The RNA shown here (c-di-GMP-I-GGC riboswitch aptamer) has 81 nucleotides and comes from a Bacillota bacterium. Lineage of the source: Bacteria > Bacillati > Bacillota. It matches the Rfam family "c-di-GMP-I-GGC riboswitch aptamer". For this family Rfam cites "Structural and biochemical characterization of linear dinucleotide analogues bound to the c-di-GMP-I aptamer" (Smith et al., Biochemistry, 2012).
[in-house]
RNA sequence: UCCGAUAAAGGCUAAACCACCGUGAGGUGGUGGCGCAAAGCCACGGGUCUGGACCUGCCCCAGACGGCCGGGCUGCCGAGG
Numbered sequence: 001u002c003c004g005a006u007a008a009a010g011g012c013u014a015a016a017c018c019a020c021c022g023u024g025a026g027g028u029g030g031u032g033g034c035g036c037a038a039a040g041c042c043a044c045g046g047g048u049c050u051g052g053a054c055c056u057g058c059c060c061c062a063g064a065c066g067g068c069c070g071g072g073c074u075g076c077c078g079a080g081g
Base pairs, nucleotide, nucleotide: 002081003078004077011036012035016031017030018029019028020027021026034067040073041072042071044070045069046068047065048064049063050062051061052060
């Protein structure tokens, strides 16, 4: 460095519910914990979703999703190879 253990110390938090914000996708906090070896950070590419324009559709504009896929940066531990 690759790698990811019936290891150790920890960490994060899905759905649902409550409150608030947002036209909306969704976000924030609390409860909660499906799961995660980066489920830490970044919308760079693809994709999905929302709003607008258009009004056959596509294209276009603005947003959302990092736990959809890929990618970039950083990080705990060290069984076995």